[in-house]
Order: sequence, then C1' cells, then structure tokens
RNA sequence: GGCCCCGUCGUCUAACCAGGUUAGGACACGGCCCUUUCAAGGCCGGAACAUGGGUUCAAAUCCCAUCGGGGUCA
Repeated sequence: GGCCCCGUCGUCUAACCAGGUUAGGACACGGCCCUUUCAAGGCCGGAACAUGGGUUCAAAUCCCAUCGGGGUCA
C1' cells in the first nucleotide's frame, strides 16, 4: 500500500441486513424502601450511536471520506 471485519452509556452488549416508539438490557454508580446495621432484595434516577459530509419528510441504520482497532495479502 490492496482487500475484509469492527467502532453504541463507566464496562459488556441488543437493535443496523429490512430507515420511523423517549436507542433497550445486564453489571456498575446515585437516591429511597426494607434491616438494629451491613449484605441480599424491591422501587426510582442519571448516562451512549467514532468524526465530517451526502441521500431522505425522517439516518445508530443507506452512501462517501476521514480517524482508530483487528485480520489477511504483498
């Protein structure tokens, strides 16, 4: 350098192919309840689509470029 795959809350991940709900879940974190206290358990809450552009009424999803990671060929 060519080709392929991947990038979503603090972490792990679902939805993407087939565009349309307030982007869902688990763990973690915070608050409350429970308990003599802690743990466990119950309820509630905050928190994410790598960056830029394009298409579209509407983009996490489709297209292009860039950045980062991995694989493969040379």
Transfer RNA from a Planctomycetota bacterium, 74 nucleotides, folded computationally. The sequence is in RNAcentral, with records from ENA. It matches the Rfam family "tRNA". Its mean pLDDT, the model's own confidence on a scale to 100, is 81.